[in-house]
């Protein structure tokens, strides 16, 4: 000094309603189980600033590389 931190995990989202996939329930299907469909749950590390409006700009801070 530089870089990452977003759902339970693994990744998008370069200022205008935060997304997938994979887990998880739950409903259909099946004689059960599994696949398969349809759906729901759930997230921006924290605290301030700018701003009509921040995941995104700044500033501090905590964490890991």
């Nucleotide at each position: 000094g530089g870089g990452c931190g977003u759902a339970g995990u693994u990744c998008a989202a370069u200022g205008g309603u935060a997304g997938a996939a994979c887990c998880u329930c739950a409903g259909c299907c099946u004689u059960c189980c599994a696949c398969g469909c349809u759906g729901a749950u759930a997230g921006u590390g924290u605290g301030g600033g700018u701003u009509c409006g921040a995941u995104c700009c700044c500033c501090a801070u905590c964490g890991c590389c």